[in-house]
RNA sequence: ACGAUAACGGCAAACCUGUCGAAAGGCAGGGACGCAAAGCUACAGGGCCUUUCCCGCAAGGGGUGGCAGCCAGCUACCGAA
Numbered sequence: 001a002c003g004a005u006a007a008c009g010g011c012a013a014a015c016c017u018g019u020c021g022a023a024a025g026g027c028a029g030g031g032a033c034g035c036a037a038a039g040c041u042a043c044a045g046g047g048c049c050u051u052u053c054c055c056g057c058a059a060g061g062g063g064u065g066g067c068a069g070c071c072a073g074c075u076a077c078c079g080a081a
Base pairs, nucleotide, nucleotide: 002079003078010035011034015030016029017028018027019026020025033069039074040073041072045071046070047067048066049065051063053062054061055060
């Protein structure tokens, strides 16, 4: 680098309940759609979402906050082909 009808295991979508938040979304419990990085990083970078706030006639833009299970950067268990 690669990923198997291998082994030890791990994580946990949607949804439900509670809670925080204006929202996106987060946290806890339940629950499993899936995942070989579904581990970490939002100040390496890109992309997307939000709108309590600001600008604008509007479209939209700025700012705030968020998503890594969107791409990505960094690190890593096992060991067949």
Predicted 3D model of an 81-nucleotide RNA (c-di-GMP-I riboswitch aptamer) from Paenibacillus spiritus. The source organism's lineage runs through Bacteria, Bacillati, Bacilli, Caryophanales and Paenibacillus. Model confidence (mean pLDDT): 89 of 100.